[in-house]
RNA sequence: UACUGAGAGUUUGAUCCUGGCUCAGGAUGAACGCUGGCGGCGUGUCUAAGGCAUGCAAGUCGAACGGAUUAUUUUUUGUAGCAAUACAAGAAAUGAUUAGUGGCAAACGGGUGCGUAACACAUUGGUAUCUGCCUCGUAGUCGGGCAUAAGCCUUCGAAAGAGGGUCUAAUUCCACGAUGGUCUCGCAAGAGUAAAGUCGCAAGACGCUACGAGAGGAGCCUAUGGCCUAUCAGCUUGUUGGCGGGGUAAAAGCCCACCAAGGCGAUGACGGGUAUGGGGUGUGAGAGCACGACCCCACUCACUGGGACUGAGACACUGCCCAGACACCUACGGGUGGCUGCAGUCGAGAAUAUUCCCCAAUGGCCGAAAGGCUGAGGGAGCGACGCCGCGUGCGGGAAGAAGGCCUUCGGGUCGUAAACCGCUUUUACCAGGGACGAAUACUGACGGUACCUGGAGAAUAAGAGGUUGCUAACUCUGUGCCAGCAGCAGCGGUAAUACAGAGACCUCGAGCGUUAUCCGGAUUUAUUGGGCGUAAAGGGUCCGCAGGUGGCCGUUCACGUCGAUGGUUAAAUUUCAGGGCUCAACCCUGAAACCGCCGUCGAUACGGUUCGGCUCGAGCAUGGGAGAGGUACGCGGAAUUACCGGUGUAGUAGUAAAAUGCGUUAAUAUCGGUAAGAACACCAAAUGCGAAGGCAGCGUACUGGAACAUUGCUGACACUCAGGGACGAAAGCGUGGGGAGCGAAAGGGAUUAGAUACCCCUGUAGUCCACGCCCUAAACGAUGAAUGCUAGAUAUCGGGAGUAUCGACCCUCCCGGUGUCGGUUAAAAUAGUAAACACAUUAAGCAUUCCGCCUGGGGAGUACGGUCGCAAGACUAAAACUCAAAGGAAUAGACGGGGACCCGCACAAGCGGAGGAGCAUGUGGUUUAAUUCGACGGUAAGCGAGGAACCUCACCUAGGUUUGACAUGUAGCUGCAAGCCGCUAGAAACAGUGGCCGCCUUCGAGGGUGCUACACAGGUGCUGCAUGGUUGCCGUCAGCUCGUGUCGUGAGAUGUACCGUUAAGUCGGGUAACGAGCGCAACCCCCGUCCCGUGUUGCUUUUCACGGGAGACCGCCUCGGAUAACGGGGAGGAAGGUGGGGAUGACGUCAAAUCAGCAUGGCUCUUACACCUAGGGCUACACACGUGCUACAAUGGCCGGGACAAUGGGCUGCCAAGCCGUAAGGCGGAGCUAAUCCCAUCAAACCCGGCCCCAGUUCGGAUUGGGGGCUGCAAUUCGCCCCCAUGAAGCCGGAUUCGCUAGUAAACGCCUAUCAGCCACGGGGCGUUGAAUACGUUCUCGGGUCUUGUACUCACCGCCCGUCACGUCAAGAGAGUCGGAAAUACCCGAAGGUCCCGAUGAGGGAACGAAGGUAGAGCCGAUGAUAGGGACGAAGUCGUAACAAGGCAUCCGUAGCGGAAGCUGUGGAUGGAUCACCUCCUU
Repeated sequence: UACUGAGAGUUUGAUCCUGGCUCAGGAUGAACGCUGGCGGCGUGUCUAAGGCAUGCAAGUCGAACGGAUUAUUUUUUGUAGCAAUACAAGAAAUGAUUAGUGGCAAACGGGUGCGUAACACAUUGGUAUCUGCCUCGUAGUCGGGCAUAAGCCUUCGAAAGAGGGUCUAAUUCCACGAUGGUCUCGCAAGAGUAAAGUCGCAAGACGCUACGAGAGGAGCCUAUGGCCUAUCAGCUUGUUGGCGGGGUAAAAGCCCACCAAGGCGAUGACGGGUAUGGGGUGUGAGAGCACGACCCCACUCACUGGGACUGAGACACUGCCCAGACACCUACGGGUGGCUGCAGUCGAGAAUAUUCCCCAAUGGCCGAAAGGCUGAGGGAGCGACGCCGCGUGCGGGAAGAAGGCCUUCGGGUCGUAAACCGCUUUUACCAGGGACGAAUACUGACGGUACCUGGAGAAUAAGAGGUUGCUAACUCUGUGCCAGCAGCAGCGGUAAUACAGAGACCUCGAGCGUUAUCCGGAUUUAUUGGGCGUAAAGGGUCCGCAGGUGGCCGUUCACGUCGAUGGUUAAAUUUCAGGGCUCAACCCUGAAACCGCCGUCGAUACGGUUCGGCUCGAGCAUGGGAGAGGUACGCGGAAUUACCGGUGUAGUAGUAAAAUGCGUUAAUAUCGGUAAGAACACCAAAUGCGAAGGCAGCGUACUGGAACAUUGCUGACACUCAGGGACGAAAGCGUGGGGAGCGAAAGGGAUUAGAUACCCCUGUAGUCCACGCCCUAAACGAUGAAUGCUAGAUAUCGGGAGUAUCGACCCUCCCGGUGUCGGUUAAAAUAGUAAACACAUUAAGCAUUCCGCCUGGGGAGUACGGUCGCAAGACUAAAACUCAAAGGAAUAGACGGGGACCCGCACAAGCGGAGGAGCAUGUGGUUUAAUUCGACGGUAAGCGAGGAACCUCACCUAGGUUUGACAUGUAGCUGCAAGCCGCUAGAAACAGUGGCCGCCUUCGAGGGUGCUACACAGGUGCUGCAUGGUUGCCGUCAGCUCGUGUCGUGAGAUGUACCGUUAAGUCGGGUAACGAGCGCAACCCCCGUCCCGUGUUGCUUUUCACGGGAGACCGCCUCGGAUAACGGGGAGGAAGGUGGGGAUGACGUCAAAUCAGCAUGGCUCUUACACCUAGGGCUACACACGUGCUACAAUGGCCGGGACAAUGGGCUGCCAAGCCGUAAGGCGGAGCUAAUCCCAUCAAACCCGGCCCCAGUUCGGAUUGGGGGCUGCAAUUCGCCCCCAUGAAGCCGGAUUCGCUAGUAAACGCCUAUCAGCCACGGGGCGUUGAAUACGUUCUCGGGUCUUGUACUCACCGCCCGUCACGUCAAGAGAGUCGGAAAUACCCGAAGGUCCCGAUGAGGGAACGAAGGUAGAGCCGAUGAUAGGGACGAAGUCGUAACAAGGCAUCCGUAGCGGAAGCUGUGGAUGGAUCACCUCCUU
């Protein structure tokens, strides 16, 4: 001085990180959708360089030329006429027009981007060059000659056009002569070489010729710069250079002959793909990235390919020749054409305009000029295509109108918005005036335009997208995982702010959205500005060329570097300042910038270079040591197996258990001997060595490296390392050996649903050796190499020094290696880094150098190609497609066939049951017109239901009612309510009908009642997954949380861990925690002892009832324990460590249960899904399950006799005595609204006596028959009870399973709720009799705490792998088939120029030469039966591989095998849980 950088959503239960995907911004030659008032300035075929009708886009000069036509004038001749004159023919002159000859232009201007990766372009230099018109200068412009077009005659042809004859001009031509300089050649002498005229009375003007100079233009050369690809690594024969020649305006292999063998390339040659380049444009903070429309510069092309001619300039857009394709004409013989100029047309496409006006201006060509030409250009038209500007009104106006929408029905909102009142007139419209642009007299396409003035009138003018988050903006209705939305995350399965409609709102506005593309955000390719232990990423290891980098001191140069200055970097663009259109866009002027290149001068610190020196880096020498370093050879013992022999007899081996196997032909066992192969116990270790892989008995030989010590030497010799080379576990391959043990494959036995596995018995390759390959591993410290720096402690290995010693050990110190070091107790890891885990002098810290590697997951380390390999395969290495994630670390849970600790009738120890029988009851199923509904592991099933014959009742059948059985309101009507008793039909409801009784009143037809109508009622209809309330289970388990503080980036942690203890998160200790809350406990109730008081119907002492109080607290003693908490024992006591029982249920879990108890949102039915009634059903019955009762008997049954309770209940109730009945019960009526009376008595088990005598019984009572009783309107479906008769199954119950720890279990009876009665054997209570056992916590189940692993979080009923089957998609392979581009060889060979012959001709010939043809290779693309894999898809099939020790730890390499995941062998890793041991640190 000056400008200047924003993020968000999405992986998770949550967190941090990594990482991709997506969004918000800007831009466009755009397109599409909806909409559309005006103006200005710009801009408009991005596709088919596809094809083109029609018109126009390059002509001009008569002052270069001969003609022709025509006009006028003059004039000649002829004819007619007296003549004027008319006509015809001719001549001359002056004009006009012009086909042709000639000149200049046509090489510019305009268009395009096919090709081109190149000196094409840009920048910077250079010169072996040329240059019409223009400017300047010098000197000239004298003679002569031959033709030819046009014209005339004629031939051919349809035409286009062509040919022949003859005449002629010029600024046409000349191989004629002259002159000739500042020309050319040559050393010189010398030689050679030019011209055109026209106009004008003239002056002169315009030309012409030669040479020189200039300006501008062009050619050529060099350096530098700018795309992708190495799955293109070698390319090249005119190739590289030279001599000579040719050729060009000009250098040159530019071309030719000869000679040499070079030239280019990893700093990427050659090949392939793509592509005009630049100024600039878009974006960006910038660095960059992307692009190259319009405008400017350069290049390129002109139907495709080739070629030359003319010319100053072309190999020529609207010229020529040839070939090809296409199109048109044709008389079929032959011709013609080239819009990638302006318009326009067809086609293609998502898509891009008028067959307009004018040369008035600017410019170009020609001309002396007038002038002509000019689709260059100037303008207008069309398109919201873009940018900019303006408008669609302004002010007032609340009864906040109507209407829409919402509503909690009160209201809110659209909304001052409208209406209405007042005002204005930009724009559009009408009318009048009316330019600049003309310099320059005439002359304006635009244009009667811009602009000015006047006029009428709010009049002519608003939409698009959005409203879940990102992202500004919300409600209602419809829909119901449908229809649909969506940029990402994601919405929609009946209450959708996410779909659709409506209203409201938000944003922008003549536009608004969508799509496509680019930049940004993205530090997500990281130069600015990233990474690689575990997220993607360190090469398996070492050596090492190129390359990169490099110690200390001095010197040289000035290459990098720095300063100054000069040139250039076109204009436009950009920025700043100023100015012009009313502003702006747009335009103009000036300045800056354009970061580059080149030159000149200077500086020399640093890098580089030159020369010289140094020793600390590096290396060498010397010395004594350490070591499983390597190679070869030899030796050794133990063990194993086999064989031989002995002893010996029936088993052995193996497993969780077995079996296969081996064994009487003598195994196993045991002793001795012989043989073989492989591996080396102890030492041994956290040890040592090596670059890594790896290396272990002992000895010898050879050999590599490192450490230490010592002085001496060299003098930077160093570090790293692409390519390259060497080594490289195991498996595997080849050849030949060897083969004891082990052991893929294979065989057999088990296990299992299966078991191609795990376990067992065998066993081949292999494992071993030699030689040769292979070249990969979780080749790992998942950590490249080197150097320097940054507290330590300690152990150990090697070496050395010191002290000391006779010497060694010990001790201290130094160097090198290998390890460890978590807080406190109790010494020690700080800083720093990191996402965290962790690392921390052996760094993952701080720095430098070099190499390798990464950029979302899958596809895939795969395909194709290449290289290597005998093979297996290795190395190198994609894409389509698909997903919105895939991941790392850590956190809280949950889970584990992980661990530790603890508890519970959890197991165990016991007692009694269930499961078998019959019956009762509930459920499933089945049946049915209906068997109403709900509850379904635990936590449904004697549950809702604590009372289904009717009712209940919700179900079925049938008959009926429709403001309704019930509530409220309004209106009208009625005339009286209501109620009670009858009759008819009927199953009843209901319908019809009769009678009795006849309302209150403030008198207002007010209340009440009935009828009609309307609002509405009603629903046990649906949703417990919309809800309230209530409940179950975990669980009476001991847990669940909060505040503040602290720690952690954070989720979170701590508190609440730990040591003791408890029934308890109970208490104590301790502690970065300190406190607190809900739970625990206690407070409450009952029972147990005592005391006091009161009390009736009880009793007269207690007992009983009620009320109050005492008592129990580890209080006392003792022991243990940290002295604590607490625990063991004891005393006293009715009771002892919570005395027993109850009530009480934390945060939460199971979308647990209930819409049918009740309430309730929403939905739904409304002459029915509502209501009434009768009957039926819920009680069915081949079966299955649950819960019970009764039994199976002698601890019993039956008979007789005899005892002892408590809780309860009772008024249309309990019911005494007495009587009747075998009994149920009946009659009866006393008493009792209850401590009085009754149920109810002697309760039963029990005790005493008797009978039975082990049996389907004197057990058992089902079932059935008969007879009765009771309740009730009614016992048929479908009640209970009694008596008589009948007398079934059943003789103690498989697997399995339930309850209970003391007044408990078991056994026994009693009472009660519901209730007319009762299917009660159920439920709830009460008392009577009254046990056994607990060693203990291994196991089962459940729970708690801590810890560990996790790929789970819907939380293991989790997650998840592969084959198979089906569908869709993309890519690769594939017998082949088709096509494209480029090249090679050969054939043919146009035009054309070159060369040769010929006469400088005609003509002929030669090599070259486009297109075409033939052939074989390579490359690219399309297509292809088929087979294989991949991705995706809602529920498919088979298994269960992985995640926990995942039930055989997993994974890596390799090999074999198997439906599949996979299994097994071998070597390796820990990225394995658990337990034990060892070790380390510290004391």
A computed fold for a 1483-nucleotide RNA from a soil metagenome, annotated as small-subunit ribosomal RNA. Its mean pLDDT, the model's own confidence on a scale to 100, is 83.